Context: one part of a larger RNA
């Protein structure tokens, strides 16, 4: 002065509690241990590793493994010597390459030569996802959006240090307010920045249509039109700003008023002094140290996808608040010329055939879907559940054996609400329901990251569990 206490006070958080829905069984997808393996590349490890790097492992990625090749190199500079590249062709071979034939005569030029690109040579040197994250930088988890973490002058203490920051109240908050040998002050807090809820102004096309007209089977199709809705730019608007009570006459709380919104309006971005020698040398850079006809390069092919088993995340289910069949609505974010495709027309579909339109508030993906309405199934391992397996097809690519996805007939397994235990959520949340992207040829996505329909219960209360703040107390610990 700190860390600790199965000390002690004072507060806080979906921490408990009081609700709702799951996770632990069951299939399956996926990560991750183990086991196997020629290899099953590597990191990550309690919270904070394990649908984590991975926003896409059939080749390729790819860093492992077996073969087959290469030695100034697949790649950057300098030298020297040839020559235009490129490109057909044959042989040989899985390709990589090797061997060899043909073809061609690049730009500038003061005509000396240069400059780009190719092959060949010497060698300085390239390479390395090799090794140390405990040699670092940067960048990130986390405690924690917790309220702290400090600095200067002063006082006080022999000094370590203290005192400011303690204390009486408030606060989401070291917020503020009062009082103190303190007085200021800096970094966090809050605001300032984005979105979103009301209005208003100011534009009106690809978006809109109330009124006025034309047209149609229908459809802002069209003339027109700037009201509404939208879009996108500016702007108003909340400030305890008004009343009342409360309280110390204060910050402040408690009530109501207008109002689209009330006390931080609701959400993001924003993460302080430091802790964990915390992740990362395989995003990148980088000291060192190690390799240098290999631990470096180029191919073909396997692996990364293996399966007694164990655990983490998740999908679909176990069925009437439901399946299944017609019928009828109503979103939003969004993406598209290497691309999105529409009407037709083939097919039971997956898909094909053609291709209008769109570089898109215009055109297209594009059908929401849950819901409604109507009909059907009666509680059954079933018309639940789809997992597995036969068989046939479809689409991507050079290729779908190992090892894509999708469809269509047949096959229907387990599962009848899950132990101990444990997880998430306080409102447009939970829970359900479906639409977009990125990545991408294609997809193993049930994953991530948006988006918006439908929409709830509950919260007395702070004893108790777990994590934190502030004061005090013990201490043989630093």
């Nucleotide at each position: 002065u700190g860390a600790c206490g199965g000390g002690g006070g004072c507060c806080c958080g979906c921490a408990c509690a009081a609700g709702c829905g799951g996770u632990g069984g069951a299939g399956c997808a996926u990560g991750u241990g183990g086991u196997u393996u020629a290899a099953u590349u590597c990191g990550a490890g309690g919270c904070a590793a394990c649908g984590c790097g991975a926003a896409g492992a059939a080749c390729c990625u790819u860093a492992c493994c077996c073969a087959g090749a290469c030695u100034u190199g697949a790649c950057a500079u300098c030298c020297c010597a040839g020559g235009a590249c490129c490109g057909u062709c044959u042989a040989c071979g899985a390709a990589a390459g090797u061997a060899g034939a043909u073809u061609u005569u690049c730009c500038c030029u003061u005509c000396g030569g240069g400059g780009a690109c190719c092959u060949g040579g010497a060698g300085a040197c390239a390479g390395g996802u090799g090794u140390u994250g405990c040699a670092u930088g940067g960048c990130u988890g986390u405690c924690g959006u917790c309220a702290g973490c400090u600095c200067g002058u002063g006082u006080c203490g022999u000094g370590a240090g203290a005192u400011g920051u303690u204390g009486g109240g408030u606060u989401a908050a070291g917020u503020c307010c009062c009082g103190c040998a303190a007085c200021g002050a800096g970094c966090g807090c809050a605001a300032c920045c984005c979105c979103u809820g009301u209005c208003c102004u100011u534009a009106g096309u690809u978006g809109c249509c109330a009124g006025c007209g034309c047209g149609u089977a229908a459809u802002g199709g069209c003339g027109g039109g700037g009201a509404c809705u939208c879009u996108a730019a500016g702007g108003a608007g909340a400030c305890u700003g008004c009343c009342g009570g409360u309280g110390a006459u204060a910050a402040g709380c408690c009530g109501g008023a207008g109002g689209a919104a009330g006390g931080u309006g609701g959400g993001g971005a924003c993460g302080a002094c430091g802790u964990c020698a915390a992740g990362u040398c395989a995003u990148c850079a980088u000291g060192g140290c190690c390799c240098u006809u290999a631990c470096g390069u180029c191919u073909g092919g396997g692996g990364c996808u293996a399966c007694a088993c164990a655990c983490g995340u998740g999908c679909u289910a176990c069925a009437a608040u439901g399946g299944c069949c017609g019928g009828u609505a109503c979103a939003a974010u969004g993406a598209g010329u290497c691309g999105c495709a529409a009407g037709a027309c083939c097919g039971c579909a997956a898909g094909g055939u053609g291709g209008a339109g769109c570089c898109a508030a215009u055109c297209u993906c594009a059908a929401a879907a849950a819901a409604c309405c109507g009909g059907u199934c009666u509680c059954a391992g079933u018309u639940c559940g789809g997992a597995u397996u036969g068989g046939a097809g479809u689409c991507u690519g050079c290729a779908a054996c190992u090892c894509g996805a999708c469809u269509c007939c047949a096959u229907g397994a387990a599962g009848u609400u899950g132990g101990a235990a444990u997880c998430g959520c306080u409102a447009g949340u939970a829970a359900u329901c479906g639409c977009g992207u990125a990545u991408c040829a294609g997809c193993u996505a049930c994953g991530a990251c948006g988006c918006g329909g439908u929409g709830a219960a509950u919260a007395c209360g702070u004893u108790c569990c777990c994590g934190g703040g502030c004061c005090u107390u013990g201490u043989a610990c630093a």

Predicted 3D model of a 478-nucleotide part of an RNA (small-subunit ribosomal RNA, 3' major domain) from a metagenome. Its Rfam family is "Bacterial small subunit ribosomal RNA". RNAcentral holds the full RNA, with entries from SILVA.